[in-house]
Context: one part of a larger RNA
RNA sequence: GAAUAAUAGCAGUUGACUGUUUUAUGAUGCUGCCAAAAUGGUUUUUACUGACCCGUCUUGAAACACGGACCAAGGAGUCUAACAUAUAUGCGAGUAUGCUAGUGGAAAAACUGAUAUGCGUAAUGAAAGUAAACUGGUGUGAUCCUUCGGGUGCAGCAUCAACCGACCUGGAUCUGUUGUGAAAGGUUUGAGUAAGAGCAUAUCUGUUAGGACCCGAAAGAUGGUGAACUAUGCUUGAGUAGGGUGAAGCCAGGGGAAACUCUGGUGGAGGCUCGUAGAGAUUCUGACGUGCAAAUCGAUCUUCAAACUUGAGUAUAGGGGCGAUAGACUAAUCGAACCAUCUAGUAGCUGGUUCCCUCCGAAAUUUCCCUCAGGAUAGCUAGGACAGGGAGUGCAGUUUUAUCAGGUAAAGCGAAUGAUUAGAGGCAUCAGAGUUGAAACAACUUUGACCUAUUCUCAAACUUUAAAUUGGUAAGAACUUGCGGUUCACUUAAUUGAACCUCAAGAAUGAAUGCAUGUCCUAAGUGGGCCAUUUUUGGUAAGCAGAACUGGCGAUGAGGGAUGAACCUAAUGUUGAGUUAAGGUGCCCAAGUACACGCUCAUCAGACACCAUAAAAGGUGUUGAUUCAUAUAAACAGCAGGACAGUGGUCAUGGAAGUUGAAAUCUGCUAAGGAGUGUGUAACAACUCACCUGCCGAAUGAAUUAGCCCUGAAAAUGGAUGGCGCUCAAGCGUGUCACCGAUACUCAACCAUUGCUGCAAAUUUGAAGCUGCAAUGAGUAGGAGGGCGUGAGCGUCAUAUUGCAGCCUCUGGCGUGAGCCUGGGUGAAAUGGCGUUUAGUGCAGAUCUUGGU
Numbered sequence: 001g002a003a004u005a006a007u008a009g010c011a012g013u014u015g016a017c018u019g020u021u022u023u024a025u026g027a028u029g030c031u032g033c034c035a036a037a038a039u040g041g042u043u044u045u046u047a048c049u050g051a052c053c054c055g056u057c058u059u060g061a062a063a064c065a066c067g068g069a070c071c072a073a074g075g076a077g078u079c080u081a082a083c084a085u086a087u088a089u090g091c092g093a094g095u096a097u098g099c100u101a102g103u104g105g106a107a108a109a110a111c112u113g114a115u116a117u118g119c120g121u122a123a124u125g126a127a128a129g130u131a132a133a134c135u136g137g138u139g140u141g142a143u144c145c146u147u148c149g150g151g152u153g154c155a156g157c158a159u160c161a162a163c164c165g166a167c168c169u170g171g172a173u174c175u176g177u178u179g180u181g182a183a184a185g186g187u188u189u190g191a192g193u194a195a196g197a198g199c200a201u202a203u204c205u206g207u208u209a210g211g212a213c214c215c216g217a218a219a220g221a222u223g224g225u226g227a228a229c230u231a232u233g234c235u236u237g238a239g240u241a242g243g244g245u246g247a248a249g250c251c252a253g254g255g256g257a258a259a260c261u262c263u264g265g266u267g268g269a270g271g272c273u274c275g276u277a278g279a280g281a282u283u284c285u286g287a288c289g290u291g292c293a294a295a296u297c298g299a300u301c302u303u304c305a306a307a308c309u310u311g312a313g314u315a316u317a318g319g320g321g322c323g324a325u326a327g328a329c330u331a332a333u334c335g336a337a338c339c340a341u342c343u344a345g346u347a348g349c350u351g352g353u354u355c356c357c358u359c360c361g362a363a364a365u366u367u368c369c370c371u372c373a374g375g376a377u378a379g380c381u382a383g384g385a386c387a388g389g390g391a392g393u394g395c396a397g398u399u400u401u402a403u404c405a406g407g408u409a410a411a412g413c414g415a416a417u418g419a420u421u422a423g424a425g426g427c428a429u430c431a432g433a434g435u436u437g438a439a440a441c442a443a444c445u446u447u448g449a450c451c452u453a454u455u456c457u458c459a460a461a462c463u464u465u466a467a468a469u470u471g472g473u474a475a476g477a478a479c480u481u482g483c484g485g486u487u488c489a490c491u492u493a494a495u496u497g498a499a500c501c502u503c504a505a506g507a508a509u510g511a512a513u514g515c516a517u518g519u520c521c522u523a524a525g526u527g528g529g530c531c532a533u534u535u536u537u538g539g540u541a542a543g544c545a546g547a548a549c550u551g552g553c554g555a556u557g558a559g560g561g562a563u564g565a566a567c568c569u570a571a572u573g574u575u576g577a578g579u580u581a582a583g584g585u586g587c588c589c590a591a592g593u594a595c596a597c598g599c600u601c602a603u604c605a606g607a608c609a610c611c612a613u614a615a616a617a618g619g620u621g622u623u624g625a626u627u628c629a630u631a632u633a634a635a636c637a638g639c640a641g642g643a644c645a646g647u648g649g650u651c652a653u654g655g656a657a658g659u660u661g662a663a664a665u666c667u668g669c670u671a672a673g674g675a676g677u678g679u680g681u682a683a684c685a686a687c688u689c690a691c692c693u694g695c696c697g698a699a700u701g702a703a704u705u706a707g708c709c710c711u712g713a714a715a716a717u718g719g720a721u722g723g724c725g726c727u728c729a730a731g732c733g734u735g736u737c738a739c740c741g742a743u744a745c746u747c748a749a750c751c752a753u754u755g756c757u758g759c760a761a762a763u764u765u766g767a768a769g770c771u772g773c774a775a776u777g778a779g780u781a782g783g784a785g786g787g788c789g790u791g792a793g794c795g796u797c798a799u800a801u802u803g804c805a806g807c808c809u810c811u812g813g814c815g816u817g818a819g820c821c822u823g824g825g826u827g828a829a830a831u832g833g834c835g836u837u838u839a840g841u842g843c844a845g846a847u848c849u850u851g852g853u
Base pairs, nucleotide, nucleotide: 003025004024005023006022008021009020010019011018012017053068054067055066056065069853070852071851072850073849074848077353079210080209081208082207083206084205086203087202088201089200090199091198094119095118096117100113101112102111103110123130124129136160137159138158139157140156144151145150162193163192164190165189166188167186168185169184174179213352214351216349220342221341222340223339224338225337231316232315233314234313235312236311237310238309239308242274243273244272245270249266250265251264252263253262254261255260278303279302280301283299284298286297287296318334320330321329355787356786357785358784359783360782365378367376368375369374379526380525381523382522383521384520385519386518387517394515395514396513398512399511400475401474402473403472404471405470410465411463412462417459418458419457422454424452425451426450429449430448431447432446433445434444435443436442479506480505481504482503484501485500486499487498490497529553530552531551532550534548535547536546537545538544558569559568560567573750574749575748576747577746578745579744583740584739585738586724587723588722592737594736595735596734597733598732599731606726617711618710619709621708622707623706624705625704626703627702628701629700630699638695639694640693641692642691644668645667646666650662651661674689678687679686751777752776753775754774755773756772758770759769788842790839791838792837793836794835795834796833797832798831799830806826807825808824809823812821813820814819
């Protein structure tokens, strides 16, 4: 001394039983000594099974989508103000440390007084202005009383009436004659009254404004600094081998009447030429390309007396300059330089956003928006409060009964509308053609229209008919019946009806089943969706686009479909045992080389829904079925015999004698033999077939149809019933047993949550507790609750040189977890528990920042 058992007594209870006392067994807990290893802990290795990389945006990520080498430290919803809901506290028709005065004190805090101000205590109206006061009624309703009939009737809710203001009427009275505005009203209106409820403080959540969760623009503005690079002008300096060509002018000679001209020289012009220096930069698309160099090197190339090259000085400055114009250049920056500031600029966009557990748990839809990458609004969701509380009442993705609504599916077209095929019959009429006729609305023939009775086929915007499914309402006390009354704008000839009210009576209940609810307040996320069966629109179709109902994925794992967001089974706390589901049972791989009966042979077999393709058309492959034929009056097949005559039929033809062609297709003899089924010839011939007969002796032929199999069936890396392989299957079809198989189901234990029952006398404490029972347990965004950890302040209790913090550790333990305790080592001086307040409080990611490797 939990629990169990027994026995007897006591107390309670109708009883079951409950409580207590005694006895027995004795869990858990506390604890001493000994030992050193295990069914414990930890580490390492091997084998088997399962197992794709995190974060993120996304309908969907292992993705050939993006970020991510590793480690340490830092790193992101904060604070202020206002408002809203809720909660707590203080005071309360008030409330509130404004300033200030006094007491106090080192200074404060604290305490006391007075008044101002805010909000509240009165509303309404645009305003002038006017301005609500007494048990309001009815229904429901807590509480209390009860003679159990009932009475009372808080708060709240619903409804009717009254009062105040506004508005619309009304118009007495008075009066100075243009004002005043009493009574009486109104399906009008107010954020009102109707024995006040507020104010202040604190906290959570939310909204708004602020840098506003963090990082991030392209832009914009203000004020300055630059022309040492480079663009251009100006000033002042400097520089530019050697050749070639040979303009004007000039000279000499010749010709000519002359004008002038020819020849030879001289001469040395030119944005002329070859080419060096210089300046430049065409090609190799050479070298180099972590270079010599953030533009260089080599060769090649352009120009080279000029619009040339160049030094120095000076001028022009940012919406400005300068520009032989390339939007070039303006200091490696230019389709508007650089620096500082406004500035933490803004971003409906991208990226990131830090500990744990428990409970609940979405949306990708409605409406509106210069709305379509976003918001607001409703919906979905969470939390809280209140009312009611165990069924009398309420509710329902259900059924039943009753009663309404409907025009889809189907059906119909010898019913309407519209479309539409075919003949048949037909008088009058209309139209066309024709015959007779001079002509005729004369006769006749004919074609249509038209009429009649039929026939074929149709309709989202056709319908008589008309489902299934579906939707509304009702299934009672707030009811039913009766007498009486009131009102009236509905109704009636009518105070008739109707509606409403009072009274009286009726009685517990007016289908079933299941569940527990109802009302209000506050607020997040969402507002890209996708898939499947069925219905359905566009489209040739789509893993296409758009809808409807339901269910899923999203947000979700498990078993199966080899693989897989969505298919099938089935939803999940931690374990143990058993049983099944889907699907399987040759081996991989748990379980049947199970049983029974059929089918199938594939030189491309086949093998299980979604699903990962095959068709028309064929087959004397094989197995069935149906129909029609033939057959002992010997069929079919095989072998053998015959297969004749008129006649070389007629026509045509160059020819055609059965057999190029045309028309026709008889007769005889026969058992049978076509004026001919094919081969053949120039034409004949010859052979053959149909047909008949003999031998043989029992089934045969044709068409159609359906199973399996085959053909139809060709593509680029080598390849996939999942693989191996399998053939009276391990294939296809049918049936029967057995077995395997999930986190599903059953039972048991434990954990958590939710709900419910019981419990405080006789000695402490106390319910935020203890005890028992039952059910439940998935979860992204998101909400709520409870915890862990960090820094600091205060209070309290403690630890520490007999060793704090920190660090290391295969020391051991506790907790679901965040984490915590403990031993040892190191270390050398501080630290912890509890309570409370507070916050620059928790990292894996941000091409994050800094440092290290």
A computed fold for an 853-nucleotide part of an RNA from Protocruzia sp., annotated as large-subunit ribosomal RNA, domain II. The coordinates come from a structure-prediction model, not an experiment, and the mean pLDDT is 80. Its Rfam family is "Eukaryotic large subunit ribosomal RNA". Rfam links the family to the GO terms structural constituent of ribosome and ribosome. Taxonomically the source falls in Protocruzia (Eukaryota, Sar, Intramacronucleata, Protocruziidia).